[in-house]
RNA sequence: GGUUGUAAAGGGCAAACCCGACCGAAAGGCGGGGACGCAAAACCACCGGUCUAAUUGGCUAUGCCACAUGACAGCGGGGUCGCCAAA
Numbered sequence: 001g002g003u004u005g006u007a008a009a010g011g012g013c014a015a016a017c018c019c020g021a022c023c024g025a026a027a028g029g030c031g032g033g034g035a036c037g038c039a040a041a042a043c044c045a046c047c048g049g050u051c052u053a054a055u056u057g058g059c060u061a062u063g064c065c066a067c068a069u070g071a072c073a074g075c076g077g078g079g080u081c082g083c084c085a086a087a
Base pairs, nucleotide, nucleotide: 004085005084012038013037017033018032019031020030022029023028036074042080043079044078046077047076048075049072050071051070056066057065058064059063
């Protein structure tokens, strides 16, 4: 340095759920609690996928349908950086 993550050490993150007199149209995010899990559960929407549908467009119209320019990195792939170190 490569591969790998069965051992050890120091640790790290934090699903569901609850709260917010926070942001957002929503999905979702952020903060506090919480802990199911995670060796990249760190970062990037490039590919596939999923969620939402404000705006816009359409219609048989007080609603319905389509659309991402919104979101998910803890759905998969890919890229970037990175702690420890048994074999």
Molecule: c-di-GMP-I riboswitch aptamer
Organism: Gallionella sp.